[in-house]
Molecule: Glycine riboswitch aptamer
Organism: uncultured Phenylobacterium sp.
Order: sequence, then structure tokens, then C1' cells
RNA sequence: UCGCGGGAGAGAUCGGGACGGGAUUCGCCUCUUGAAUCCCCACCCCGGAGCCGAAGGCGCAACCGCCCCGGAAACGCUCAGGCAAACGGACCGCGA
Repeated sequence: UCGCGGGAGAGAUCGGGACGGGAUUCGCCUCUUGAAUCCCCACCCCGGAGCCGAAGGCGCAACCGCCCCGGAAACGCUCAGGCAAACGGACCGCGA
């Protein structure tokens, strides 16, 4: 480094929009099909507050070294990332 397995934390948060579905009313009623209201709404878009810390990043520094100078965390910060599942995931085990 690669393969396999294990692998935590924090809201399926709030508001709006759109897609889609259901119901009601009115209009058209030759063809053609329109509008309004209400309910539901995971994924998608925009915005707000809250929270997590184990990709990455940054900071202090125990400690370590070839001790001029360097390397440095599971500690801290949360820029990024994440807060149903999935994906990801430091680190650990086995194999090459």
C1' cells in the first nucleotide's frame, strides 16, 4: 500500500420552494382540457438555529529522534465533514 472483517458520536431539526400523490369546488363539455383551495410529501433546491467529532485541516504539547533542528496524539478548535438507512469513518484484527 492492497484485500477481507469489526468500527463510535450527534435531529429522520425548523421554515420556505419545487416534484409527485389524494380530495373538493368552479369552468369547458364539438375538439381540447383550465383554474382555485385543502391534505400528504423521503429524495432535490434555498435559508436558520442546535449538536457531533474517529476522513482531512489547524493549534498546544506530553513524548520521541539522527537533538543545528525536526517528527508528533485518541488532547483542543470545528474551516471542511457529519447528525434515519446507505456511503464515509480514526483505529483494531487477519492475509499478501